[in-house]
RNA sequence: UAUAUCCUUCGGGGCCGGGUGAAAUUCCCGACCGGCGGUGAUGCGCGUGAACUCGCGCUCAGUCCGUGACCCGACGCGACGGAAGGCGGCGACGCCAAAGCCGACGCGGCGGUGGACUCGGUGAAACUCCGAGACCGACAGUGACAGUCUGGAUGGGAGAAGGAGACG
Repeated sequence: UAUAUCCUUCGGGGCCGGGUGAAAUUCCCGACCGGCGGUGAUGCGCGUGAACUCGCGCUCAGUCCGUGACCCGACGCGACGGAAGGCGGCGACGCCAAAGCCGACGCGGCGGUGGACUCGGUGAAACUCCGAGACCGACAGUGACAGUCUGGAUGGGAGAAGGAGACG
């Protein structure tokens, strides 16, 4: 110095208003929302300078590149249950280390699945800026089909911040 590793904390938003109906925040009109890392020609601030000259910090994409939750799969590990078998007992029944077989469960890393953007402008360069119009959103539940309600979830989590910190 802060790599390996360890610890702590943090780590998701959204149906206002109306229509139909016995019933809908689920349908229809309309409204609203945008995880995390990267990239980034955005913006702001500070310093510097002859100069938007250079430097630093913060900030800048739901639809670009990745990634997470949910779901699926085989594998590994763990504890549990079961069958068969064995042993004991007149019997009801009791007992059996490890490994193996079957079952569902938990954990782990790995693999799979997994949505959506165009046009115009500026420009050397833009799916990121400006303007306009589009589009997308796990699973289960429900008196009626859900990005927004309820639930798994006081869970998990990409990661973020802080602290400790070898070997070399």

Predicted 3D model of a 168-nucleotide RNA (FMN riboswitch aptamer (RFN element)) from Paenibacillus sp. Lineage of the source: Bacteria > Bacilli > Caryophanales > Paenibacillaceae > Paenibacillus. Its mean pLDDT, the model's own confidence on a scale to 100, is 80.